[in-house]
């Protein structure tokens, strides 16, 4: 000095699932006026149907202990291997569906691509 992993900034692509139901407030419009009528406005709360790619949780193979019974080995001491089973570790775009979402626009979005920046380690 480079690369590889891990962080991390910046542009940039990015899905999926009720414009559901009902009640308030707001606002805007129409009225002489009314707790009126009418809006694919917002906002807040409930109920009910879905989404899964923020986050969050779970778990196989393998792999490490333990392992009565069984099997070797044996003079004592008490080794050795090991099923059944039990613990541990041990991924996801996998599965749950806490929370997050669910007309368009906006916002978020695992992930990815270009640009730069940072850390330990190894080369």
């Nucleotide at each position: 000095c480079g690369u590889u992993c891990c962080c991390u900034u910046g542009c940039u692509g990015g899905a999926g699932a009720g414009a559901g139901g009902c009640g308030g407030c707001c606002g805007c419009g129409c009225g002489c006026a009314a707790c009126g009528c009418a809006c694919a406005g917002g906002c807040c709360a409930c109920c009910c149907a879905c989404c899964g790619a923020a986050g969050g949780a779970g778990c196989a193979a393998g792999c490490c202990g333990c392992g009565c019974g069984g099997c070797c080995a044996g003079c004592c001491a008490g080794g050795g291997c090991g099923c059944a089973g039990c613990g541990g570790u041990g991924a996801a775009u996998c599965u749950c569906u806490c929370a997050g979402g669910u007309a368009a626009a906006g916002c978020g979005g695992a992930c990815a691509g270009c640009a730069g920046g940072g850390c330990a380690a190894a080369u």
This is a predicted structure of a 123-nucleotide RNA (Glycine riboswitch aptamer) from a Burkholderiales bacterium. Its mean pLDDT, the model's own confidence on a scale to 100, is 77. Rfam family: Glycine riboswitch aptamer. Rfam links the family to the GO term glycine biosynthetic process. Taxonomically the source falls in Burkholderiales (Bacteria, Pseudomonadati, Pseudomonadota, Betaproteobacteria).